């Protein structure tokens, strides 16, 4: 320098012939049971705006295509492999 593969909550994963992003799990937090606790069960668990209800945003980072992008294209970063 060139190929190839990869990058989605705090963490590890799903979601592919482009159609509701976040599904299992683990971790956290609240609450139920318990004299306490551990187990178990029920609940929430991205960021912002809001008093709530709800909205907006958001998939490594910029752009593009398309009615619609985690997905398709381009151009960066970063990690991991091959050549030389």
């Nucleotide at each position: 320098g060139c190929c190839c593969g990869a990058g989605u909550g705090g963490c590890g994963u799903a979601a592919u012939u482009g159609g509701u992003a976040g599904c299992c799990g683990c971790a956290g937090c609240a609450g139920a049971c318990u004299c306490a606790a551990a187990a178990u069960c029920u609940g929430c668990c991205g960021u912002u705006c809001g008093c709530a209800a709800g909205g907006a945003c958001g998939u490594a980072c910029c752009g593009g295509u398309u009615c619609g992008a985690g997905u398709c294209c381009g151009g960066u970063c970063u990690c991991g492999g091959g050549c030389a």
Overview
Predicted 3D model of an 84-nucleotide RNA (transfer RNA) from Kapaibacterium sp. (SeqCode). It matches the Rfam family "tRNA". The family's RNA type in Rfam is transfer RNA. Rfam links the family to the GO term triplet codon-amino acid adaptor activity. RNAcentral records the identical sequence in 2 taxa. RNAcentral holds the sequence, with entries from ENA and MGnify.